[in-house]
Molecule: transfer RNA
Organism: Candidatus Nealsoniibacteriota bacterium
RNA sequence: GUCCUCGUAGUUCAAUGGAUAGAACACAAACCUCCGGAGUUUGAGAUUCAGGUUCGAGUCCUGACGAGGGCA
Numbered sequence: 001g002u003c004c005u006c007g008u009a010g011u012u013c014a015a016u017g018g019a020u021a022g023a024a025c026a027c028a029a030a031c032c033u034c035c036g037g038a039g040u041u042u043g044a045g046a047u048u049c050a051g052g053u054u055c056g057a058g059u060c061c062u063g064a065c066g067a068g069g070g071c072a
Base pairs, nucleotide, nucleotide: 001071002070003069004068005067006066007065010025011024012023013022018055027043028042029041030040031039048064049063050062051061052060
C1' cells in the first nucleotide's frame, strides 16, 4: 500500500429491518442482619463517528477512526 473480519452498559454476551436495545456479573440505594462481601427489592448505565437507503437502521450501503488478521 491493498484485501478480509470486527466495533452495543465498567466487563462478558444477546437483539429476523419493526413495541421502551435485553440479560448476567459488577456498581449505587433501600430492606434484612450483631456485622455484611450473604439474601431480597429497586435504580443508574451502551449501539465508535459522519452521511445514505427505508414508512422504520444496532442490523443494509459508503466514507472516516480504532482493533485483529492475510498478501506485498